The part of an RNA shown here (small-subunit ribosomal RNA, central domain) has 346 nucleotides and comes from an uncultured bacterium.
[in-house]
Context: one part of a larger RNA
């Protein structure tokens, strides 16, 4: 390159949206680009078959006839593909009617608890530990009660539960604002599917300006462990967690499993629609566990929520190390990010 893979061996983009592009539903008609087919041209030489002959055979060599093989023009076929026309309703989307939810964003609120404050009661120790000491108390601590102050997080509920495209979302409550699932079968009538580029969201953690700081805490100090102890244990404690904006754009970003369709057995949980039925309990959608067939797998396992059967479209993968490293672009206020490799080694 062909060809095989991407849960664990190398390999699924963090996720959406969506451009060019591939792909792509049922009838009918009509074109004939691609598809088939005839004719006609073009088809160098070695090379291949087959005769014949030349080296003492053979390989080899000659030498003749054939095959295959590109492309042009040209005349016919319409089953598929493609274009053009019409028309369908099942895809898909809008309508109606129902329901669902920690989905999002603003507001406002609410108690427990830690800490702190002033006041009261009180005395002599407390806090920590495997055990101690650092700390913290007679200037009155710890612990007990009232008041208030303030920040951040929501106990039970609470769960293989819900919702969201991931990330993620949970005290209560109001606004506003997206979404899904059913039913319905009126309305458009293939309007789809997937998407290289692009855009947009994107935990922690960092960054930058302005607030805010209970508590918990990298750094940091001390105190102890030790041979040492820049850990781990222990007492403090800074940045940071927290708001408001603005970057950065990584994660074991995990289901380590890409999107859609379509078809292929059962048992059993559970969350929300609808229908029957009347209080059992049955059916049918959509999601969401758990077992377990054929089948798939190296197996471990998956198993209508595939890792199974098949289409179709991205994206990726090609021995370890050097390495996600140089270098060179791009983004970025940095940190860094993103593309990303050779020498040389086993």
């Nucleotide at each position: 390159u062909u060809g095989g893979g991407u849960u664990u061996a190398a390999a699924g983009g963090g996720u959406g949206c969506g451009u060019a592009g591939g792909u792509g539903g049922g009838u009918u008609u009509u074109u004939a680009a691609g598809u088939c087919u005839g004719g006609u041209u073009u088809g160098a030489a070695a090379g291949c078959a087959g005769g014949u002959g030349g080296c003492u055979c053979a390989a080899c060599c000659a030498u003749c006839u054939g095959a295959u093989g590109u492309g042009g023009c040209u005349g016919g076929a319409a089953a598929c593909u493609g274009g053009g026309g019409a028309u369908c309703u099942u895809g898909a989307a809008u309508g109606g009617g129902u329901u669902a939810g920690c989905g999002g964003u603003a507001g406002c609120u609410g108690g427990a608890a830690u800490g702190g404050g002033u006041c009261a009661u009180g005395u002599a120790g407390c806090g920590g530990u495997g055990a101690a000491a650092u700390g913290c108390a007679u200037a009155g601590a710890u612990a007990u009660g009232a008041c208030c102050c303030g920040g951040a997080a929501c106990u039970c509920c609470g769960a293989u539960u819900g919702c969201g495209a991931a990330g993620g979302c949970a005290g209560g409550c109001u606004a506003c604002u997206a979404u899904g699932a059913c039913c319905u079968g009126a309305u458009u009538g293939a309007c789809a599917c997937u998407g290289a580029g692009g855009c947009a969201c994107g935990a922690g953690a960092g960054c930058a300006u302005g607030g805010g700081u209970a508590g918990c805490g990298a750094a940091c100090a001390g105190g102890a462990u030790u041979a040492g102890a820049u850990a781990c244990c222990c007492u403090g404690g800074u940045a940071g967690u927290c708001c408001a904006u603005g970057c950065c754009g990584u994660a074991a970003a995990c289901g380590a499993u890409g999107g859609u369709u379509a078809c292929u057995g059962g048992c059993u949980g559970u969350g929300u629609g609808c229908g029957a039925g009347c209080u059992a309990u049955c059916g049918u959608g959509c999601g969401u566990g758990g077992c377990u067939g054929g089948g798939c797998g190296a197996a471990a396992g998956c198993g209508u929520u595939a890792a199974g059967u098949a289409a179709u479209c991205c994206a990726c993968c090609u021995g370890g190390g050097g390495a996600g490293u140089a270098c060179g672009c791009c983004g970025g206020c940095a940190a860094c990010g993103g593309u990303g490799a050779a020498a040389c080694u086993c």
Its Rfam family is "Bacterial small subunit ribosomal RNA". Rfam links the family to the GO terms ribosome and structural constituent of ribosome. Model confidence (mean pLDDT): 87 of 100.